[in-house]
Predicted 3D model of a 524-nucleotide part of an RNA (small-subunit ribosomal RNA, 5' domain) from a metagenome. The RNAcentral record of the full RNA draws on SILVA. It matches the Rfam family "Bacterial small subunit ribosomal RNA". Gene Ontology terms of the family: ribosome and structural constituent of ribosome. Model confidence (mean pLDDT): 89 of 100.
Context: one part of a larger RNA
RNA sequence: GAUUGAACGCUGGCGGCAGGCCUAACACAUGCAAGUCGAGCGGUAACGCGGGGGCAACUCUGGCGACGAGCGGCGGACGGGUGAGUAACGCGUAGGAAUCAACCUGGUAGUGGGGGAUAGCCCGGGGAAACUCGGAUUAAUACCGCAUACGCCUUAAGGGGGAAAGCAGGGGAUCGUAAGACCUUGUGCUAUCAGAUGAGCCUGCGUUGGAUUAGCUAGUUGGUAGGGUAAAGGCCUACCAAGGCGACGAUCCAUAGCUGGUCUGAGAGGAUGAUCAGCCACACUGGGACUGAGACACGGCCCAGACUCCUACGGGAGGCAGCAGUGGGGAAUAUUGGACAAUGGGGGCAACCCUGAUCCAGCCAUGCCGCGUGUGUGAAGAAGGCCUUCGGGUUGUAAAGCACUUUAAGUGGGGAGGAAGGGGUGACUGUUAAUACCAGUCAUCAUUGACGCUACCCACAGAAUAAGCACCGGCUAACUCUGUGCCAGCAGCCGCGGUAAUACAGAGGGUGCAAGCGUUAAUC
Numbered sequence: 001g002a003u004u005g006a007a008c009g010c011u012g013g014c015g016g017c018a019g020g021c022c023u024a025a026c027a028c029a030u031g032c033a034a035g036u037c038g039a040g041c042g043g044u045a046a047c048g049c050g051g052g053g054g055c056a057a058c059u060c061u062g063g064c065g066a067c068g069a070g071c072g073g074c075g076g077a078c079g080g081g082u083g084a085g086u087a088a089c090g091c092g093u094a095g096g097a098a099u100c101a102a103c104c105u106g107g108u109a110g111u112g113g114g115g116g117a118u119a120g121c122c123c124g125g126g127g128a129a130a131c132u133c134g135g136a137u138u139a140a141u142a143c144c145g146c147a148u149a150c151g152c153c154u155u156a157a158g159g160g161g162g163a164a165a166g167c168a169g170g171g172g173a174u175c176g177u178a179a180g181a182c183c184u185u186g187u188g189c190u191a192u193c194a195g196a197u198g199a200g201c202c203u204g205c206g207u208u209g210g211a212u213u214a215g216c217u218a219g220u221u222g223g224u225a226g227g228g229u230a231a232a233g234g235c236c237u238a239c240c241a242a243g244g245c246g247a248c249g250a251u252c253c254a255u256a257g258c259u260g261g262u263c264u265g266a267g268a269g270g271a272u273g274a275u276c277a278g279c280c281a282c283a284c285u286g287g288g289a290c291u292g293a294g295a296c297a298c299g300g301c302c303c304a305g306a307c308u309c310c311u312a313c314g315g316g317a318g319g320c321a322g323c324a325g326u327g328g329g330g331a332a333u334a335u336u337g338g339a340c341a342a343u344g345g346g347g348g349c350a351a352c353c354c355u356g357a358u359c360c361a362g363c364c365a366u367g368c369c370g371c372g373u374g375u376g377u378g379a380a381g382a383a384g385g386c387c388u389u390c391g392g393g394u395u396g397u398a399a400a401g402c403a404c405u406u407u408a409a410g411u412g413g414g415g416a417g418g419a420a421g422g423g424g425u426g427a428c429u430g431u432u433a434a435u436a437c438c439a440g441u442c443a444u445c446a447u448u449g450a451c452g453c454u455a456c457c458c459a460c461a462g463a464a465u466a467a468g469c470a471c472c473g474g475c476u477a478a479c480u481c482u483g484u485g486c487c488a489g490c491a492g493c494c495g496c497g498g499u500a501a502u503a504c505a506g507a508g509g510g511u512g513c514a515a516g517c518g519u520u521a522a523u524c
Stems, first nucleotide, its partner, number of pairs: 001524004006520005013371006019364002021329001026327003030324003035074003040071002043067002047065003050061004081282003090207007099199003104195008112146001114144002122135005152161003166187006174181002208254003215245003220242008257279004261272004284305005307318004335361001337360003343357001344355004374404004384395004408465001410460005418451001421447001423445008468513005473494003479508005489496002
């Protein structure tokens, strides 16, 4: 000199953009943060509509809109947080072969016929509660056989094995009392091949300090056989062999998430890893598996432990390193805010619902950037202050005065863009037996904004509302007076202070930065 997630002191007008627990991975009150689908299912606890009974109060009715609880599906493995652990194939980079995959895309082939249960509801029991037990009955895209098998798996190559589910919209002829069959459209489902994308695994190289850590190792190193996994492999087991690593630093100890990057520097390098992005690890502590395409799962389950809470003492409940917020720790770090309008995510045919992701707003000079605190004129060089050799000098065109301007702040009006979509109506095209439905395109109509009293523009009034901080001995830009008297004090280094201190304290003046300025800490 540059820099910072800074803090402290004094001061503080506005805006834009960013940033904001670095400490206790300490403990947490409260609210919210993951739901959704009735176009899978049986149904109907609320609400509304319709219908029946009734003068009315009310009551009955799933018929309709819808829908609590339940079964079922998909999603809760993403998104969000934190950096405790980890010196490791964890990360970075370059390769590899023995793998898997829900959703998505493209292809091929199918989607036939049956069965038994079970929640809910109803009845009854236990318990303080959490919850739980028994009986009867019921549905499905829940569950299980059978049939079929292009491709698929397996094989001793003959053979053997294995699947599925429906739902919704519309409809001319035919059948049917009706439901419907049937036709058609869409979407599901099953098997398999490929793609896209994601994930698991292996390897070369790189990746902090310590030798006042020199030896380490028994599933250890390799082989055979078997098991296990989606998959190679001591991954596991049995047997056999005696190997494997190490001064090119094994082992042990300490420290640490890694990277793109960031800061500094001419560079080489040094330091660092906040925000943003990629990867990894963790979710009260330790262990375990279940489900599933995917987890050994932050807001799932089980066990143990510590802690907190409830209890009728028999037994139960909980996990903010999600967003806010509280206590505590600390030099120190924000609101128990608004909205799903946009972007994105989950579910759904869709409408839509959910979304503390996100977008916004609030607080903080924490940083960077921009703007303002007036402009011009004005010598009687006013008054006052300070200094003085008492002549004057300086503050100083500074002020006052005069003439102007109105940015920002204030008040009042106007006012974009962020809106794409979704819905209604009409036309056309595709599909089709069809002028139905459905899908697409176009036109048209009424609409969807948290921010928001938005940005921006216009008007109004009036210099009106807006300057401080540090320093002035040398380094280092800037000097005098008074007080003090090795005292009080200053100080980054050299050093000042013991009666004329440009070095302490105050004042006047000056210098430097400026909504900041200094100090401290830290890095180059």